[in-house]
Context: one part of a larger RNA
Molecule: large-subunit ribosomal RNA, domain IV
Organism: marine metagenome
RNA sequence: CCCUCCUUAAGGAACUCGGCAAAAUAACUCUGUAACUUCGGGAGAAAGAGUGCCCUUUGGGCUGCAAUAUCAAGUUCCAAGCAACUGUUUAGCAAAAACACAGGUCUCCGCUAAGUUGUAAAACGAUGUAUGGGGGCUGACGCCUGCCCAGUGCCGGAAGGUUAAAGAAGUCGGUUAGCGUAAGCAAAGCUGGUAACUGAAGCCCCGGUGAACGGCGGCCGUAACUAUAACGGUCCUAAGGUAGCGAAAUUCCUUGUCGGGUAAGUUCCGACCCGCACGAAUGGCGUAAUGAUUUGGAAGCUGUCUCGAGGAGGGACUCG
Numbered sequence: 001c002c003c004u005c006c007u008u009a010a011g012g013a014a015c016u017c018g019g020c021a022a023a024a025u026a027a028c029u030c031u032g033u034a035a036c037u038u039c040g041g042g043a044g045a046a047a048g049a050g051u052g053c054c055c056u057u058u059g060g061g062c063u064g065c066a067a068u069a070u071c072a073a074g075u076u077c078c079a080a081g082c083a084a085c086u087g088u089u090u091a092g093c094a095a096a097a098a099c100a101c102a103g104g105u106c107u108c109c110g111c112u113a114a115g116u117u118g119u120a121a122a123a124c125g126a127u128g129u130a131u132g133g134g135g136g137c138u139g140a141c142g143c144c145u146g147c148c149c150a151g152u153g154c155c156g157g158a159a160g161g162u163u164a165a166a167g168a169a170g171u172c173g174g175u176u177a178g179c180g181u182a183a184g185c186a187a188a189g190c191u192g193g194u195a196a197c198u199g200a201a202g203c204c205c206c207g208g209u210g211a212a213c214g215g216c217g218g219c220c221g222u223a224a225c226u227a228u229a230a231c232g233g234u235c236c237u238a239a240g241g242u243a244g245c246g247a248a249a250u251u252c253c254u255u256g257u258c259g260g261g262u263a264a265g266u267u268c269c270g271a272c273c274c275g276c277a278c279g280a281a282u283g284g285c286g287u288a289a290u291g292a293u294u295u296g297g298a299a300g301c302u303g304u305c306u307c308g309a310g311g312a313g314g315g316a317c318u319c320g
Base pairs, nucleotide, nucleotide: 001315002314003313004312005311006310007309008308010306011305014304019301027051028050029049030048031047036041038140052062053061054060055059063067075299076298077297078296079295080294081293082291083290087099088098103138104137105136106135107134108133109132115124116123117122141286142285143284144283146216147215148214151213152212153209154208155207156206157205160204161203162202166198167197170194171193172192173191174190175189178185179184217235218234219233220232221231244278245275256272257271258270259269260268
């Protein structure tokens, strides 16, 4: 010096990104127990008291500094975010707010089901049958879930337009019986090209559909102080963001402003709304309980610190 421990005056988080680590709490019996709540919980809430042994047991006695005498055995509270919950996960840096979940909803599928695997046979689905099975989204519960179908998708429609293969009138070549002195012309057949016309789905078209993919405005003026604008005008749009929430896990400016907490608070809590760039199943807002979750605060406690010190054991070191 390193490791693992023990103790420490006074203070007690002043340490630090952060109480990380340590200390503290702890058993049993009794008393007692708040907000909130889905009435189950919360709850071991919190906060207190007691504890041995003996005897004739409503009582008395005994030892000790001390009565769960050793060991072992919750720290607690307040407030907020997220996720309802138990569960699952990056074997080997992440356990979470991520995944799952019960519940909700949309959609496909009538059974030789849809869907999936396979070249196929076949298998699963399922020895099931719509109270079933597949897929998508959301994610307990409570209150709710607004407007837009112009674009894209999906569903339905069939009048018209367009349109493939195929069929095909006509027409243009090649070939050659024939005609012609020759140049050349040229039937039928065969053959090559072109092609009017006929011709399905699809697309165009016409409707529907948002718990389908998605989207949800701008400028100007106006009230008897000022300010603001219930109101008006105008442009654009498929429609211009409703309820609720809001400097938020979302707010750039920003340490916004006000209030609370502190002597002092870029964090935290409550408000405000000027939402750079919340918003309703890519769910919105609440919510008891739950959480090795995240954030802020408090009590207790402590060598985390002021600021160090002492001690024990094992290494290191020296000799062997």